[in-house]
RNA sequence: AAGGAAGACCGGGCAGCCGCGGGCAGAAAUGCCUGAGGAAAGUCCGAGCUCCACAGAGCAGGGUACUGGGUAACACCCAGCGGGGGUAACCUCGGGAUAGUGCCACAGAAAAGCAAACCACCUCACCAGAGUGAGGAAAGGGUGAAAAGGCGAGGUAAGAGCUCACCGGGCAUCGGGUAACCGAUGUGCCUGGAAAACCCUACCCGGAGCAAGGCCAAAUAGGAAGGGUAGAGGCUGCUCGCUGACCUUCGGGUUGGCUGCUUGAAAACCUGGGUAACCAGGUUUCCAGAGAGAUGGCUGCCGUUCUCUCCCACGAGAGAAUACAGAACUCGGCUUACAGGUCUUCCUUCCAA
RNA sequence: CGGGGUGUAGCGCAGUUUGGCAGCGCACCUGCUUUGGGAGCAGGGGGUCGGAGGUUCAAAUCCUCUCGCCCCGA
Numbered sequence: 001a002a003g004g005a006a007g008a009c010c011g012g013g014c015a016g017c018c019g020c021g022g023g024c025a026g027a028a029a030u031g032c033c034u035g036a037g038g039a040a041a042g043u044c045c046g047a048g049c050u051c052c053a054c055a056g057a058g059c060a061g062g063g064u065a066c067u068g069g070g071u072a073a074c075a076c077c078c079a080g081c082g083g084g085g086g087u088a089a090c091c092u093c094g095g096g097a098u099a100g101u102g103c104c105a106c107a108g109a110a111a112a113g114c115a116a117a118c119c120a121c122c123u124c125a126c127c128a129g130a131g132u133g134a135g136g137a138a139a140g141g142g143u144g145a146a147a148a149g150g151c152g153a154g155g156u157a158a159g160a161g162c163u164c165a166c167c168g169g170g171c172a173u174c175g176g177g178u179a180a181c182c183g184a185u186g187u188g189c190c191u192g193g194a195a196a197a198c199c200c201u202a203c204c205c206g207g208a209g210c211a212a213g214g215c216c217a218a219a220u221a222g223g224a225a226g227g228g229u230a231g232a233g234g235c236u237g238c239u240c241g242c243u244g245a246c247c248u249u250c251g252g253g254u255u256g257g258c259u260g261c262u263u264g265a266a267a268a269c270c271u272g273g274g275u276a277a278c279c280a281g282g283u284u285u286c287c288a289g290a291g292a293g294a295u296g297g298c299u300g301c302c303g304u305u306c307u308c309u310c311c312c313a314c315g316a317g318a319g320a321a322u323a324c325a326g327a328a329c330u331c332g333g334c335u336u337a338c339a340g341g342u343c344u345u346c347c348u349u350c351c352a353a
Numbered sequence: 354c355g356g357g358g359u360g361u362a363g364c365g366c367a368g369u370u371u372g373g374c375a376g377c378g379c380a381c382c383u384g385c386u387u388u389g390g391g392a393g394c395a396g397g398g399g400g401u402c403g404g405a406g407g408u409u410c411a412a413a414u415c416c417u418c419u420c421g422c423c424c425c426g427a
Stems, first nucleotide, its partner, number of pairs: 001349010012302007020035006037324001041335002044333005049209004056240004061205005066080005081094005095200002100198002103193002118141002121136006149167002152164003168189001170187007213259004223250005233243003266285008303322008354426007363379004373410001381397005403419005
């Protein structure tokens, strides 16, 4: 210098004018302070909070899945292990296919079986010969996504883990590691794919949701029909169990206010522990709270990027663009969208010293 | 806030359960028939199954993410 890998961050600034939500002060006019995001989004997971038995039993159902750790919890994060990819930095995948059932189209002899042989190979018999028949074997060809360990040597009529070396895989023993797993030795070749098919194993999961829930005020007909203490309704789809007086439909009325509501697994900085995720201690700070739903609009200057013109650069001028999106009970994650830009660490190749 | 359905040719739909050649009707094109048109008969063309990624030998179908449309409940 070129090409790459991983991670972190910004995502417009200033001024003027006109506006909006909330809070405080004031009798009022008005003044002061404050007011979106990294995803506020999708609502995909996990929790807090509230009510229903402060949450129960069984079946069914759902979820997760290498190992160890972190966490309030998780499908998240960190570290490691193994398979695959990459020269490398690094990326990616992850229970079980000898528990059982089912599936593998077409082609092919045969698609998972104690089976099967189209061409070619070998032996024997027949034949003048081409060839035909019987048998052997499954190494070669062929089919297919996939053909029953791979490769080499021995062996044989031809062959075959039939035997042997190496590799691969299974089992056993020993050693290392908390573990996943790794290494060595022995035995020995029997058994493809798919569980994002059913399923099995281990662990986890009660239901509903801030329109949860609580309080006040207003409203009226104290309406109608049906069901209900012989148990309605609710808690779970079913069975138990619990609760215990209302429930459903129709027709009317009110369609207001307060609370929950933003101080919390909070943020910033420092110190210590830990490889890390993270944890502990200390100091400081308070950072939107609406209820048809605020956080905006215009102008000027500057910034960034692109294009055009002046031959390139420098410099100047003109034009264009400046993203995704937008709180609504609150957190921790994941996923998805995002104009343009910045920084850090690392890898490979080339050049120079 | 909670739940369900759907997307396949120009239009309306099947196929997804159990993965194995993408089909049906109308429409379109060509030919025959007719003086000509329609109808009829014969033949034909047209699809990346909403998009992206994954599992698999193989995906409209299975899994994940995402986009649009429709419906229901509080």
About this RNA: This is a predicted complex of two RNAs, RNase P RNA and transfer RNA, with 427 nucleotides together. Rfam match: Bacterial RNase P class A. Its family is annotated with ribonuclease P activity, dimeric ribonuclease P complex and tRNA processing in the Gene Ontology. Model confidence (mean pLDDT): 79 of 100.